[in-house]
This is a predicted structure of a 72-nucleotide RNA (transfer RNA) from a Candidatus Omnitrophota bacterium. Its Rfam family is "tRNA". Rfam classes the family as a transfer RNA. It was read from a public genome assembly. The source organism's lineage runs through Bacteria, Pseudomonadati and Candidatus Omnitrophota. The coordinates come from a structure-prediction model, not an experiment, and the mean pLDDT is 82.
RNA sequence: GCUGGCGUAGCUCAAUGGCAGAGCUGCUGUUUUGUAAACAGCCGGUUGGAGGUUCGAUUCCUCUCGCCAGCU
Numbered sequence: 001g002c003u004g005g006c007g008u009a010g011c012u013c014a015a016u017g018g019c020a021g022a023g024c025u026g027c028u029g030u031u032u033u034g035u036a037a038a039c040a041g042c043c044g045g046u047u048g049g050a051g052g053u054u055c056g057a058u059u060c061c062u063c064u065c066g067c068c069a070g071c072u
Stems, first nucleotide, its partner, number of pairs: 001071007010024004018055001026042005048064005
């Protein structure tokens, strides 16, 4: 230099054009002498960034940034 993959909640990951979700973590409550466990609930998102297509984009297209891999 070229090619490909990945980027979504604090962490690990879903969502193949139509309300952005789950588990864990965290917080609150119940239970317990207390802790843990269990149960119930809550909080938490500029979907890496910019632009385009579309009535509508996490999803499709272009550019760009970061990480990983391959080729040279």